This is a predicted structure of a 73-nucleotide RNA (transfer RNA) from a Candidatus Rokuibacteriota bacterium. Taxonomically the source falls in Candidatus Rokuibacteriota (Bacteria, Bacteria candidate phyla). The prediction has a mean pLDDT of 82.

């Protein structure tokens, strides 16, 4: 230096044919207990890596860059 993968909630990951974003766990409230845990109900919390293209519309398709991991040299 080359190639293939991945980057989405604090972490761990979903995310179908492109209609505009979700789960467990964490964290907060209420509930339940003398109390804690647990269970039950609610809630906050995202520039979907970064700029650009296509498109009426892009997490999803193109194309750079950038980090992680892998192979190859």
């Nucleotide at each position: 230096g080359g190639c293939c993968g991945c980057u989405u909630a604090g972490c761990u990951c979903a995310g179908u044919c492109g209609g505009a974003a979700g789960a467990g766990c964490g964290c907060c409230c209420g509930u339940u207990u003398c109390a804690c845990a647990u269970g039950c109900g609610g809630g906050a919390g995202g520039u979907c890596g970064u700029a650009g293209g296509u498109u009426c519309g892009a997490g999803c398709c193109c194309u750079a860059c950038a980090g992680c991991g892998g192979c190859c040299a």